[in-house]
Molecule: transfer RNA
Organism: Coriobacteriales bacterium
RNA sequence: GCGCCGUUAGCUCAGUUGGCAGAGCAGAGGACUUUUAAUCCUAAGGUCGCGGGUUCGAUUCCCUCACGGCGCA
Numbered sequence: 001g002c003g004c005c006g007u008u009a010g011c012u013c014a015g016u017u018g019g020c021a022g023a024g025c026a027g028a029g030g031a032c033u034u035u036u037a038a039u040c041c042u043a044a045g046g047u048c049g050c051g052g053g054u055u056c057g058a059u060u061c062c063c064u065c066a067c068g069g070c071g072c073a
Stems, first nucleotide, its partner, number of pairs: 001072007010025004019056001028042004049065001051063003
């Protein structure tokens, strides 16, 4: 330099043929318990890597860039 894959909550990851952004864990509050742990309940937490384009509407489709991984040279 070229090709492919990835980037979504604090962490690990789901999420389609474009139409309300989710789970588990962690953290917070509560119940239970003499207390802790375990268990259960509740709520919160998001510029969907950045910037543009298409569209009535983009996490999703297209383009540039950034970062990470693999391969080739």